[in-house]
c-di-GMP-I riboswitch aptamer, 84 nucleotides, folded computationally. It was read from a public genome assembly, where an Rfam model found it.
RNA sequence: AAGCGACAAAGGCAAACUUAUCGAAAGAUAAGGACGCAAAACCAUGGGUCUAAGGUUUACGAACUAUGACAGCCGGUUACCGAA
Repeated sequence: AAGCGACAAAGGCAAACUUAUCGAAAGAUAAGGACGCAAAACCAUGGGUCUAAGGUUUACGAACUAUGACAGCCGGUUACCGAA
C1' cells in the first nucleotide's frame, strides 16, 4: 500500500411504526423509535426502481412521458480502527 473484517477499542448511522410539517404523488425534513449497517458517508452525468403534477395520445377505461424522487438495489468515489 492492497486486500480482509474480531463477540476488539473509540465512536457513528438508524428500518418498520407513530406524531408534526412540506409535496400532486413518489418521497423528504424534524422528534420519538431500533430492523439492521464496516462505508447505512458522498455521487441520481452508469444500470435499475418509484411517482406522473404538467405534457402527449386516447376506444375516455387508460397508456406513455421526469424537468420529481430513491444511495438501506447494483455500481462509482472517499474514509475510521487493526485481531486472524
Record summary
The model forms 95% of the base pairs in the Rfam consensus.